[in-house]
Molecule: transfer RNA
Organism: Candidatus Yanofskybacteria bacterium RIFCSPHIGHO2_02_FULL_46_19
RNA sequence: GCCGGAGUGGCGAAAUUGGCAGACGCGCACGGUUCAGAGCCGUGUGAGAGCAAUCUCGUGGGAGUUCAAAUCUCCCCUCCGGCA
Numbered sequence: 001g002c003c004g005g006a007g008u009g010g011c012g013a014a015a016u017u018g019g020c021a022g023a024c025g026c027g028c029a030c031g032g033u034u035c036a037g038a039g040c041c042g043u044g045u046g047a048g049a050g051c052a053a054u055c056u057c058g059u060g061g062g063a064g065u066u067c068a069a070a071u072c073u074c075c076c077c078u079c080c081g082g083c084a
Base pairs, nucleotide, nucleotide: 001083002082003081004080005079006078007077010026011025012024019067027045028044029043030042031041032040033039046057047056048055049054060076061075062074063073064072
């Protein structure tokens, strides 16, 4: 240099002929159980705003297509593999 694959919460990992983003697991927070703990059970857990209801933003970065993009197209960044 050429070809291919990957990048989604704190971590792993789902969601694809474009249609509720983050299911599920781990971790964490609070509560229950216990003399206390481990374990187990329940609730919560992306960010910002708001007293709240709720609203806005969010899939590596930027742009495009579309009523609608994690998903399709283009450029760039990072990582992995192959060829030279």